Notes: A computed fold for a 71-nucleotide RNA from a Chromatiales bacterium, annotated as transfer RNA. Its mean pLDDT, the model's own confidence on a scale to 100, is 81. Its Rfam family is "tRNA". Rfam classes the family as a transfer RNA. The sequence was found in a public genome assembly.
RNA sequence: GCGGGUGUAGUUCAAUGGUAGAACGGAAGCUUCCCAAGCUUUUAAUGAGGGUUCGAUUCCCUUCACCCGCU
Numbered sequence: 001g002c003g004g005g006u007g008u009a010g011u012u013c014a015a016u017g018g019u020a021g022a023a024c025g026g027a028a029g030c031u032u033c034c035c036a037a038g039c040u041u042u043u044a045a046u047g048a049g050g051g052u053u054c055g056a057u058u059c060c061c062u063u064c065a066c067c068c069g070c071u
Stems, first nucleotide, its partner, number of pairs: 001070007010024004018054001025043006047063005
């Protein structure tokens, strides 16, 4: 330099055009003599920019980071 792949909550993963969910985690409360466990509530996300569309995590372009291959 060329080609391909990945990017979603603090972490690990879903969601293939129609309100972005789960588990673990964090906070508060209940329970308990205390801890743990359990229950309830809550916390918080689509790497960035643009385009298509009534509507984009999803389709297209550019770009950033990481990974793989070729040279």